The prediction has a mean pLDDT of 83. Predicted 3D model of an 86-nucleotide RNA (c-di-GMP-I-GGC riboswitch aptamer) from a Candidatus Poribacteria bacterium. The source organism's lineage runs through Bacteria, Bacteria candidate phyla and Candidatus Poribacteria. The sequence was found by an Rfam model in a public genome assembly. It matches the Rfam family "c-di-GMP-I-GGC riboswitch aptamer". On this family, see Smith et al., Biochemistry 2012: "Structural and biochemical characterization of linear dinucleotide analogues bound to the c-di-GMP-I aptamer".
[in-house]
RNA sequence: UCCGACAAAGGCAAACUACUCGUGAGGGUAGGACGCAAAGUCGCGGGUCUACGAUACUUAAAACUUAGAUGGCCGGACUACCGAAG
Numbered sequence: 001u002c003c004g005a006c007a008a009a010g011g012c013a014a015a016c017u018a019c020u021c022g023u024g025a026g027g028g029u030a031g032g033a034c035g036c037a038a039a040g041u042c043g044c045g046g047g048u049c050u051a052c053g054a055u056a057c058u059u060a061a062a063a064c065u066u067a068g069a070u071g072g073c074c075g076g077a078c079u080a081c082c083g084a085a086g
Stems, first nucleotide, its partner, number of pairs: 002086001003083002011036002016031006034072001040078003044075003047070005053064001
């Protein structure tokens, strides 16, 4: 350094509920734990989702533009606690 143990010390917190912010996806706080070895940080690439617009259409949707959401979808970048076996 890779790696990650029925190890130790600690950490985070899904669903759901309450309050709250947002048109929305969703966010925040508290409770709560399904899980997590980066479930720490960054929307950089992709995916997914939302809103507006626009095109088309009998109607509706999708592709598309713009602006967003998601870091607990995947990849990437940066940083980090502990230390058995290999």